[in-house]
RNA sequence: GCGGAUGGCCGGAUGGCCGCGGCGGGCGACCGCCGAGGAAAGUCCGGACUCCAUGAAGCGGCGGUGCCGGGUAACGCCCGGCCGGGGAAACCCGAGGGAAAGCGCCACAGAAAUCAAACCGCUUCCGUUCCGACGGGAGCAAGGGUGAAACGGUGGGGUAAGAGCCCACCGCGGACCUGGCGACAGGGACGGCACGGCAAGCCCCACCGGGAGCAAUGCCAAAUAGGGGCCUCGCGCGGGGACCGGUCCGGCAACGGAGACCGCCCGCAGGGACGCUUCAGCCCGAGAGGCCCGGGUUGGCAGCUUGAGCGCGCCGGUAACGGCGGGCCAAGAGGAAUGGCCAUCCAUGGGGGGCGACCCCCGGGACAGAAUCCGGCUUACAGGCCAUCCGCGCAU
Numbered sequence: 001g002c003g004g005a006u007g008g009c010c011g012g013a014u015g016g017c018c019g020c021g022g023c024g025g026g027c028g029a030c031c032g033c034c035g036a037g038g039a040a041a042g043u044c045c046g047g048a049c050u051c052c053a054u055g056a057a058g059c060g061g062c063g064g065u066g067c068c069g070g071g072u073a074a075c076g077c078c079c080g081g082c083c084g085g086g087g088a089a090a091c092c093c094g095a096g097g098g099a100a101a102g103c104g105c106c107a108c109a110g111a112a113a114u115c116a117a118a119c120c121g122c123u124u125c126c127g128u129u130c131c132g133a134c135g136g137g138a139g140c141a142a143g144g145g146u147g148a149a150a151c152g153g154u155g156g157g158g159u160a161a162g163a164g165c166c167c168a169c170c171g172c173g174g175a176c177c178u179g180g181c182g183a184c185a186g187g188g189a190c191g192g193c194a195c196g197g198c199a200a201g202c203c204c205c206a207c208c209g210g211g212a213g214c215a216a217u218g219c220c221a222a223a224u225a226g227g228g229g230c231c232u233c234g235c236g237c238g239g240g241g242a243c244c245g246g247u248c249c250g251g252c253a254a255c256g257g258a259g260a261c262c263g264c265c266c267g268c269a270g271g272g273a274c275g276c277u278u279c280a281g282c283c284c285g286a287g288a289g290g291c292c293c294g295g296g297u298u299g300g301c302a303g304c305u306u307g308a309g310c311g312c313g314c315c316g317g318u319a320a321c322g323g324c325g326g327g328c329c330a331a332g333a334g335g336a337a338u339g340g341c342c343a344u345c346c347a348u349g350g351g352g353g354g355c356g357a358c359c360c361c362c363g364g365g366a367c368a369g370a371a372u373c374c375g376g377c378u379u380a381c382a383g384g385c386c387a388u389c390c391g392c393g394c395a396u
Base pairs, nucleotide, nucleotide: 001392002391003390004389005388006387007386008385009384010383012345013344014343015342016341017340018339020035021034022033023032024031025030037367041378042377044376045375046374047373048372049213050212051211052210054280055279056278057277058276059275062209063208064207065206066205067081068080069079070078071077082096083094084093085092086091097204098203102202103201104198105197106196119144120143121140122139123138124137125136126135127134128133152170153169154168155167156166157165171193172191173190176187177186178185179184217302218301219300220299227293228292229291230290231289232288233287236268237267238266239265240264244263245262246261247258248257249256250255270284271283272282309328310327312325313324314323315322316321346365348363349362350361351360352359353358
C1' cells in the first nucleotide's frame, strides 16, 4: 500500500429571530430552565406495575424451552467453552436432548428404503445346438446401474466365483483407564458388525408457564334507578322458643292455650366458585353461582416518569457481569409540543479557474420519530471515524 475479518462510536455544529409543549418565578409586562432515538419501529420474547380468578397440594391437558458451564430480576437474551460444518487464515454458521420405549413416514428412481431382496452381472452343473449361443438348476453379491440415503470402508489373503470367511488400518459398539465441574477429549484392549435416516411427524425425558393489559386501574364529578335472557346444582333433617305475625284448639267475646305446621333462632346434611381430585377457608343453607345482552356517562385528577437509572474512577472476574466510592436528574404531552427562517462553519456530490497551495458557483444532510416504564432480539439506516486481528506485496 492492497484485500479481508471482528468489535465499537458519530450520525451535522454554533449563533440570532419567530413559534409550540411542560415546569419554576413574578401583581403584571415578562424572565429562566428542560424538550425525541439508536433504533422512539416490529410488538417477537422476558419482566415491573394494575385488575380478575378464594388459597395450597397432586394429577391431567395445553403452550414453550432444549449441548455444557456461568451471568441476570427474568428470558427463547448475553458471555465463555464443547461438538459438527464452511474458510488458506483472522473468523463465521448451527431449532445442537432422546431413533437401543413404542407408532408412523422415507416422494421419484430402483431388484430392494430395513423380519428383506437380485435388473444387468460373476461362477459352476445339466440339457439343446446350425458351435454364434440359448434354456433350466445351484451358489454369490465383488463389479455395473438407481437414489438424498443401499445392511460398514480401503488394501491384502482366500475362493469355482464370492462374502468379516480370515487379517491390517479406519469407522462403529458397550464396558474400562486417564484428563476435565461439565458438554467432551485422549488411550490401549475386546466385539466380526448386530444398530440406515427423519422427533422444524406423533411421542418420551427434563425444566418453565394462570388470564388480561396504562384505552390496565383508583378517586371525583356527571348520568342512569337498574331492565332482560340462558345455564348448572339444590330445595332435606334435628334441636330451641308461645315475646311477635300467621295457623290450630277452647270461648259469644275479652281472652286463654298450643312448637303439630310456617315465619324466627341454633346446628347439621347438602349446594357454590370458568379441567379433575383432595384439604383448608369463605358464601348460602332454600337458595347459591356462572355466562351473555341492553340502558347511561364518556369530563377532571391520579397512575406518569427517580429508575433492575445515567455517566466517571477504583477493585474482582478471561468475559457477560458484579462490588465500592463520589457526581448528575436529562420530554411527560395526551388527539397528542419537539418546528420554520437567516448567517457562518463541517463533511459530501457536480462544474469552472489556477503549475500549485487554493479560490469561485450550484446542489444538498441517511433511517425515522416518544405515548406506563424497563431488559433483550429483529428490522431500517446517506455518509464518516476509531481499535484489534488475518493474508499478500514493497522498503528498511
Predicted 3D model of a 396-nucleotide RNA (Bacterial RNase P class A) from Albidovulum aquaemixtae. Its mean pLDDT, the model's own confidence on a scale to 100, is 78. RNAcentral holds the sequence, with entries from ENA and Rfam. It matches the Rfam family "Bacterial RNase P class A". The literature on the family includes a 1999 paper in Nucleic Acids Res by Brown, "The Ribonuclease P Database". The family's RNA type in Rfam is ribozyme. Rfam links the family to the GO terms tRNA processing, ribonuclease P activity and dimeric ribonuclease P complex.